Predicted 3D model of a 74-nucleotide RNA (transfer RNA) from a Kordiimonadaceae bacterium. The prediction has a mean pLDDT of 81. It matches the Rfam family "tRNA". Rfam describes the family as follows. Transfer RNA (tRNA) molecules are approximately 80 nucleotides in length. Gene Ontology term of the family: triplet codon-amino acid adaptor activity. The family's RNA type in Rfam is transfer RNA.

RNA sequence: GGUCUUGUAGCUCAGCUGGAUAGAGCGUCGCCCUCCGAAGGCGAAGGCCCCGCGUUCGAAUCGCGGCAAGACCG
Numbered sequence: 001g002g003u004c005u006u007g008u009a010g011c012u013c014a015g016c017u018g019g020a021u022a023g024a025g026c027g028u029c030g031c032c033c034u035c036c037g038a039a040g041g042c043g044a045a046g047g048c049c050c051c052g053c054g055u056u057c058g059a060a061u062c063g064c065g066g067c068a069a070g071a072c073c074g
Stems, first nucleotide, its partner, number of pairs: 001073007010026004019057001028044005050066005
C1' cells in the first nucleotide's frame, strides 16, 4: 500500500431483511431483608448507536468519505 471484518451504556455484546419511546448480562446507585455485611428480592440512573455528508416520509441499519482497531496479502 491492497482486500476483508469490526466500532451500540463504565465493561462484554444483541439488534444491522430500514419503521413506532434502542435492549440484555455484568458493574454502579437506592430500597427491602439482616445485629452488620455477603447472598437474595425490588427499583433506578446511564448510550441521540466512532465522525461527517448523502439517499429516504423515516437511518444504529443503506451509500460515500474520514478516523480507530483487528485479520490476511504484497